[in-house]
Predicted 3D model of a 71-nucleotide RNA (transfer RNA) from an Oscillospiraceae bacterium. Rfam family: tRNA. The sequence was found in a public genome assembly. The source organism's lineage runs through Bacteria, Bacillota, Clostridia, Eubacteriales and Oscillospiraceae.
C1' cells in the first nucleotide's frame, strides 16, 4: 500500500431488519454438620463514529485492533 477475512459478556460462541441463545467462570440463593454435586436467579445496548429506516448485532460508509493473501 491493494484485496479478503474476523470482532457479540472474564472466555468459548449463536444470533433469517423487530426487546441477543447457549456453555465455562464469577456473584447470590436453596439443598449439606461442612464440602462436593444438583437446583432457582444475577452478570453483554454487539471494535468506533456517522448514514439508511417507524425501528440496526443486522444494511451502507469512514476509520480502529488482529489474521490472511499479493507486491
Nucleotide at each position: 500500500u491493494g484485496g479478503g477475512g474476523u470482532g457479540u459478556a472474564g472466555c468459548c460462541a449463536a444470533g433469517c431488519g423487530g426487546u441477543a441463545a447457549g456453555g465455562c467462570a464469577a456473584g447470590g440463593g436453596a439443598c449439606u454438620u461442612u464440602g462436593a454435586c444438583u437446583c432457582c436467579c444475577u452478570c453483554a445496548c454487539c471494535g468506533g463514529u456517522g448514514g439508511u429506516u417507524c425501528g440496526a448485532c443486522u444494511c451502507c460508509a469512514c476509520c480502529c485492533a488482529c489474521c490472511c493473501c499479493a507486491g